[in-house]
Context: one part of a larger RNA
RNA sequence: ACCAAUUAAGGGAAUUCGGCAAGUUAGUCCUGUAGCUUCGGCUGAAGGGAUGUCUAUUUUUGUGUGCUUCAGAAAUGUGUGUGCAUUAAUAGAUCGCAGUAACGAGGACGGCCCGACUGUUUACCAAAAACGUAGCCAAGUGCUAAUCUGAAAAGACUUGUAUACUUGGUGAGACCUGCCCAGUGGUGGUGUCUCAAACUCCUUUUCAAGGGAGCUAAGGUCCAUCAAACGGCGGGGGUAACUAUGACCCUCUUAAGGUAACGUAAUACCUUGUCAUCUGAAUGGUGACUUGCAUGAAUGGUUUAACGAGGUUGUCACUGUCCCUAAUUGGAACCUUCUGAAAAUAUCGUCCGGUGCACAGACCGGAGACACCUAGUGGGAAGCGAAGACCUUGUGGAACUUUACUGCAACUUGUUGUUGUGGUUUUAAUAGAAACGCACAGCAUAGGUAGGAGCGUCGAUGUUGUCAUUUCGGUGGCAACGGAGCAAUCUUGUAAUACUACCCAUUUCUCUUAAAACUGCUUAUUCUUUAGAAGACAGCAGCAGGCGGGCAGUUUGGCUGGGGCGGCACCCUGUCGAAAGAAUAUCGAUAGGACCCAAAGACAAGCUCAUCUGGCUUGGAAAUCCAGAGUUGAGUGCGAAGGCAAAAGCUUGUCUGACUGUAUUUUGAACAGUAAGAAAUGCAGAGGGGAAACCCGGGCUUAGUGAACCCACGAGCAUUUUUAAUAGAUGCCGUGUCUGAUAGAAAAGUUACCCCAAGGAUAAUAAGGUGGUCGCCCCCGAUAGUCCAUAUUGACGGGGCGGUUUGCUAUUUCGCUGUCGGCUCUCCCUAUCCUGGACGUGCAGAAGCGUCCAAGGGUGUCGGAGUUCACGCAUUAAAAGGGAUCGUUAGCUGGGUUAAGAACGUCGCGAGACAGUUUGUAUGAUAUCUACUAGGUGUGUUAUUGUCUGAGUGGAACAAUCUUCUAGUACGAGAGGAACGAGGAUUGGAUGCCUCUGGUGAGCAGUUGUCGUAUGGCAGGCUGCAUAGCUACGCAUUGCAUGGAUAAGAGCUGAAUGCAUCUAAGCUCGAAGCCAUCCGCAAAACGAGACAAUUAAGGCCGUGGAAAAAGACCACGUUGAUAGAGUUCUUGUGUAAGAUUCAAGUGAGCAAUUGCGAGAAUUUCAGCAUAGAACUACUAAAAGC
Repeated sequence: ACCAAUUAAGGGAAUUCGGCAAGUUAGUCCUGUAGCUUCGGCUGAAGGGAUGUCUAUUUUUGUGUGCUUCAGAAAUGUGUGUGCAUUAAUAGAUCGCAGUAACGAGGACGGCCCGACUGUUUACCAAAAACGUAGCCAAGUGCUAAUCUGAAAAGACUUGUAUACUUGGUGAGACCUGCCCAGUGGUGGUGUCUCAAACUCCUUUUCAAGGGAGCUAAGGUCCAUCAAACGGCGGGGGUAACUAUGACCCUCUUAAGGUAACGUAAUACCUUGUCAUCUGAAUGGUGACUUGCAUGAAUGGUUUAACGAGGUUGUCACUGUCCCUAAUUGGAACCUUCUGAAAAUAUCGUCCGGUGCACAGACCGGAGACACCUAGUGGGAAGCGAAGACCUUGUGGAACUUUACUGCAACUUGUUGUUGUGGUUUUAAUAGAAACGCACAGCAUAGGUAGGAGCGUCGAUGUUGUCAUUUCGGUGGCAACGGAGCAAUCUUGUAAUACUACCCAUUUCUCUUAAAACUGCUUAUUCUUUAGAAGACAGCAGCAGGCGGGCAGUUUGGCUGGGGCGGCACCCUGUCGAAAGAAUAUCGAUAGGACCCAAAGACAAGCUCAUCUGGCUUGGAAAUCCAGAGUUGAGUGCGAAGGCAAAAGCUUGUCUGACUGUAUUUUGAACAGUAAGAAAUGCAGAGGGGAAACCCGGGCUUAGUGAACCCACGAGCAUUUUUAAUAGAUGCCGUGUCUGAUAGAAAAGUUACCCCAAGGAUAAUAAGGUGGUCGCCCCCGAUAGUCCAUAUUGACGGGGCGGUUUGCUAUUUCGCUGUCGGCUCUCCCUAUCCUGGACGUGCAGAAGCGUCCAAGGGUGUCGGAGUUCACGCAUUAAAAGGGAUCGUUAGCUGGGUUAAGAACGUCGCGAGACAGUUUGUAUGAUAUCUACUAGGUGUGUUAUUGUCUGAGUGGAACAAUCUUCUAGUACGAGAGGAACGAGGAUUGGAUGCCUCUGGUGAGCAGUUGUCGUAUGGCAGGCUGCAUAGCUACGCAUUGCAUGGAUAAGAGCUGAAUGCAUCUAAGCUCGAAGCCAUCCGCAAAACGAGACAAUUAAGGCCGUGGAAAAAGACCACGUUGAUAGAGUUCUUGUGUAAGAUUCAAGUGAGCAAUUGCGAGAAUUUCAGCAUAGAACUACUAAAAGC
């Protein structure tokens, strides 16, 4: 020093992220209690007073007892005395510093946020604002229920039944809960469309497999509805008689455009918003405003009494949190003895500078350094611990999510089987019967064709009633009456009618068959306790469609001045880079391509372009025309480069070579191999153009591209199965459809809950390099300064230095160098803030401004914020700037950053994310070496002891301020206003001490509780005082002493340069700075010193110490006061015990007298204690080595 405690004068939160920690308060009784309120409460609000002991009186309760009044039969109760115990009140007395005297036992009160509350949670870093909760809302569910578990049987809810259960959201109460159904989702409906299997039909002559069509459920589409479902809730312009603002208007647009309320917020980036208030000072708190980056209404909005180990801010009280530390107690440490691990561990184990993979004890240079031990401190060993949790990489993993990919369960729909038997209706087909057919004209409702002159008493025309139908005119059927007409001829018209037959269209009815729908039955089947209920449904099984993160398996590219975002430098082309062969990189520079063209292709012939000059011309600079010049200045489909003039350009003509087959070469791809693609050459065939030579296998050339599998096509070729022919399948060749991550997987995210491997191949921190940026300096000297560049100012420019900013880089470190700030402590730099010395001044003095020298010393407190920084208040001589791994975590703290929990805003469908905000959240360890601070031992120095010297070395030992005199003087018009020198004080620092003051403190006393009364203990109780010692808050000291050499500067003499000149030779001054003087250490100063004395000396051992961790040092050891014991004194406390005498009162007794009694006085400046002083050999320092 540490740990756990105790106590601290004065101040009282100044400490700190923050009153963390500690302290204050505390029981009981009385009194008193603001404001809010859900009227219950907060409440013990707050605040104030009392409290011991003894005696007396009164009293409460219990119990024993005397007497008897009364009641009662008695027991007993009651009354009145008395004893013991007990409760309370009042009065008096009395002691102490203090009476809940110890123990035990709330600090209080405001403002705000969040959550209503009690409760629950991450056993082992988060107790919370998270979860839950009552209350509210929605949805599902009628019981063989819904929901859940299970493969099923079966089970839970539940032996419950909608006032029930399940699921989800919100979260007491109060006031409320706006708009949007376009998206996603739920629910309902559904005409069309789409749509599987099954089924029906068609089809390849039949069969089979196959193909096609039809029909069709759920689903989709479509139409509605639902937001206390998931969710969402705009922009621009103008406008009022100051300005500002904008009730108002215009416009675009949406599904709707954010209502109420709240609002710089747990949400606000800018931001420390603005104002007010709290403060001396507020990045804080609160109240407002509010343009709200990015509030907002059951993802609830706003409030709210009570509650909270929640967050935040303030006030009072209180304090060692602090100013500023000190003392004490216990433990531990230290020492002795015994026992005795672990981690770690090459070797040895100095410092400075340099070097080096760029931070070395070991290398280089220099310096230092005898060897060893002990206690400490933690600077270094980029110390130990853990193959870095950050970051990157891995064709690593896991978990989670989803509109990633691919599947599966579950659910749902259709169909088939299990699966039987009726009825009704509808539809379709066949057959039968019946009815019906209106343009205009025409008597009038003309289906068509043919026959046709007849049909009708077997009852016509007609009338009435009724039914059906209707084009509203009529037509038909039936019944009754009635009793003879209708048609042809005529008219109209395309067609002429009666009657008969057949046919067409439409409608109605009946039978049969088929299908569908509906509805019965009971025997399969299901439920059930007999009964009964359901019933061909359900269930189960097969097939098929839909839905399907409920579950599973996987994927989720590369390059990259880290990664991500961005980009494509991922395939191809031109030019430059590219360094005169070839090749050649970068997220180098500059341009392009993934086409286009049936002519923009082939050939032949003809022609010459751009531009300029002159002229004609309504005509202009520029239209068309004429003449001339015109080597490319034009054009060539598209970039650039290279090319091209009787052409490769332009125009015209004729054509399709933009051919087939085949063999090579070049390039792609430098020098090995390598595909597609591109280009070139030859031969054969068939062609085109040209008189011909000849040219033509696309385009003046160099970009314009794509493997395998599968599929399609071809009057293509072949093989195989089947066949009478045919047909199917396969192979080859050619063509086409794709992979732009372009030599070509079929593929989305999150991880802060994370894991593994590897990497300093690669980021964040630090170091190194660089020095754009940053800081500082210099040069030039425009401007300003009345004049005047240089008293001061210092533009535009230029040149450097530093390595404190921020970048760049990726050299070191990923088998680990602890990351911001603060605290503590030390050294260094100067580009000097103050103090010291100078110079200039636009310096009168005073106060300044600028510059030079100078690093000895100093450079502080407080407020808010985690802050560094910055800002503020008040001081000050000044409140300078930096470095040391942004010095310092085996030194502290842990507020911030940067884990796991949680919340807000924003983003995301979601998991989740955010250099956005907020709250919460483990800081390991016994020191081996070195270093440093101390203390010892040994050896050497050649005897021992003692006294010195001082080479070296450390120091700040002092620094600064204020004030008085000088002096109201010098100076100055005045206002103002110095200095040299002398004295005093203060602050800070240093050293020493304890007389005083203060603290602590053995000790003494008082007192509570308790222990067999006890002159004593224990709670290491509480309270008061205090010696020695140790201490600061106390006291003392702290030389403007002086000398030397200097800096800037001031000078003397004086040349170079006959002058001048502080300099060149020489000389004199000149600073808090340097060297001494002063105070320490120091002969291990290897150059190991000097002097004196002497033959002894020292050690062990013992007694001890104002010395001390151990060693050491000092005193003493009988010739002795070293310690203990004792005596006396001193000092502290405050008057012991016992005894005697009193004492407020009071009991007994007629009285004398006597009993009880807190306490008081005397004996007693007592008693007790005494770390101090003196005295005293009683004890121990014997003997000895």